[in-house]
Molecule: SAM riboswitch aptamer (S box leader)
Organism: Salinicoccus sediminis
RNA sequence: UUAUCAAGAGUGGUGGAGGGAUAGUGCCCUUGGAAGCCACGGCAACCGUCUUCAUGACAAGGUGCCAAUUCACUGGUCACAAGAUCACAGAUGA
Numbered sequence: 001u002u003a004u005c006a007a008g009a010g011u012g013g014u015g016g017a018g019g020g021a022u023a024g025u026g027c028c029c030u031u032g033g034a035a036g037c038c039a040c041g042g043c044a045a046c047c048g049u050c051u052u053c054a055u056g057a058c059a060a061g062g063u064g065c066c067a068a069u070u071c072a073c074u075g076g077u078c079a080c081a082a083g084a085u086c087a088c089a090g091a092u093g094a
Base pairs, nucleotide, nucleotide: 001094002093003092004091005090010040011039012038013037014036018029019028020027023074024073025072026071041066042065043064046062047061048058049057050056070089075086076085077084078083
């Protein structure tokens, strides 16, 4: 710089009180065991491979990910409102 972010996917061991990016608010998860680490497994298909070159197929390899929309909100616009939408911020890939 650019693309995507409403879908999808977890068990065991270790650990021992936090976690959900940051700040605030709310809400939620958690001693029936949080984060982190390890093992194995899985999801997806950005890179990749194949190809009849597509709105296709595949998943060995490089990443990523596996509660809740990126958990929701904060700024702008529309709306009486409920709410919708855009942006900012953030995450991931190239």